Molecule: SAM riboswitch aptamer (S box leader)
Organism: Anaerolinea sp.
Formats: sequence, C1' cells, structure tokens
RNA sequence: AGCUCAUCCAGAGAGGUGGAGGGACCGGCCCGUUGAAACCUCGGCAACCCUGUCCAUGGCGACAGAUGGUGCCAAAUCCGGCAGAGUCCGCCUGGUGCGGAGUUUCUGGAAGAUGAGUG
Repeated sequence: AGCUCAUCCAGAGAGGUGGAGGGACCGGCCCGUUGAAACCUCGGCAACCCUGUCCAUGGCGACAGAUGGUGCCAAAUCCGGCAGAGUCCGCCUGGUGCGGAGUUUCUGGAAGAUGAGUG
C1' cells in the first nucleotide's frame, strides 16, 4: 500500500515566516493581496486510544476525567456525483406502463477523512 471495524448536521484561532494559491477527485459554489498553501510558536476543541467509578458479567453499557498518543480548529465530509423512492414534464397501446428533467426532499451506497486494529 491493502484489509476490518467505528465515526463524520456539534465544537474550537491568534501571532510570526512566506507570497498565490486553497477547499481530496470531477461539476458547482465558495475562501484568498483586508494575505492562499506550507512551516514555526502559543492557544483551544473534542474524547478515538487512554484513566477512574458504577452497573453488569464480559457489554455498540452509563457517567466522569484530560498528564499522555493521535486528530481537528470557514461553510454538514461546503453541496452534488451512483441506485431507489418521492416530485415535475411528455407520450400512448391507459398500464401503477414507457421516456425525460432536476444542486428540491428522503433512504441506501460509492468515494474521502480520522481513529483503533490487522498486516
């Protein structure tokens, strides 16, 4: 690298260096010279790992903590992308049929991210 499981509508930014990009990808839409990425310092959020207590008996358990290991600190994972349902439009042989539309709604997935494990 890959694989497995869990989570992703909450939360949390200042300063310095730097100097044009950034938000994974594609399409949008945003952010950015009132300073992007990246790096550094300090601060913060959260509670995956972790620690404690309780119940329970071995739990997808409840509550609490935050010295440590990660993570994170614009926008829901910024929105959509695939499938189904719903919605709207058209067509006819009038069936719960066929075709089309769509950044609106719902459900599931894909992809991605993070953690824990595996290897």